Model confidence (mean pLDDT): 82 of 100.
A computed fold for an 82-nucleotide RNA from a Longimicrobiaceae bacterium, annotated as transfer RNA.

RNA sequence: GGGGGUGUGGUGAAACUGGUAAACACAGGGGACUUAAAAUCCCCCGCCGCGAGGCUUGCGGGUUCGAGUCCCGCCACCCCCA
Repeated sequence: GGGGGUGUGGUGAAACUGGUAAACACAGGGGACUUAAAAUCCCCCGCCGCGAGGCUUGCGGGUUCGAGUCCCGCCACCCCCA
C1' cells in the first nucleotide's frame, strides 16, 4: 500500500426485512429476610434538565416519513495479502 472483519450504557452483549436503542447477564446502589453475614427475593441503574422534555449506537456527512441497520469519507483495533 491492497482486501476483509469489528466498534452499541461501567462490562459482556441483543435489536429478525430500515419501524419503541439498550432485551438478557454481570458489576454497582437501595430495600426485605438474618443476632449478624452469606445465599435468596424486590426495586433502581446511559447523558443533560427542577420538570415537561431533549440528546445518545467510534467521528463527520448523505439517502429516507423513519437509520444501530443502507451509501460516502475518516479514526481505532484485529486478520489476510504484498

It matches the Rfam family "tRNA". Gene Ontology term of the family: triplet codon-amino acid adaptor activity. By type it is a transfer RNA. The source organism's lineage runs through Bacteria, Pseudomonadati, Gemmatimonadota, Longimicrobiia and Longimicrobiaceae. The sequence is in RNAcentral, with records from ENA.